[in-house]
RNA sequence: GGGAGUGUAGCUCAGUUGGGAGAGCGCCGCACUUGCAAUGCGGAGGUCGCAGGUUCAACUCCUGUCAUUUCCACCA
Numbered sequence: 001g002g003g004a005g006u007g008u009a010g011c012u013c014a015g016u017u018g019g020g021a022g023a024g025c026g027c028c029g030c031a032c033u034u035g036c037a038a039u040g041c042g043g044a045g046g047u048c049g050c051a052g053g054u055u056c057a058a059c060u061c062c063u064g065u066c067a068u069u070u071c072c073a074c075c076a
Base pairs, nucleotide, nucleotide: 001072002071003070004069005068006067007066010025011024012023013022019056027043028042029041030040031039049065050064051063052062053061
C1' cells in the first nucleotide's frame, strides 16, 4: 500500500426483509428474610464509532473517514 471482518446500554451480544432499539449479566429501589444470599416485581442507563447521501422513514442501503482484528504485497 491492497483485500476482508468487527464497532449497538457499564460488560458480553442479538437485531440476517428498511418502519417497535432489545436480551443476559451488572447497577438502583421494593417485596420476601432476624439479617444476607437466592427468588419475584419495578426502574435508571443508548448521538446504534463519526460525517455526509438516498428514502415518507436508516442500526439496516450508498460514499467518505476513525479505531481494531486478520490475510496478502513491498522495504529493511
The RNA shown here (transfer RNA) has 76 nucleotides and comes from Sciscionella sp. It matches the Rfam family "tRNA". Gene Ontology term of the family: triplet codon-amino acid adaptor activity.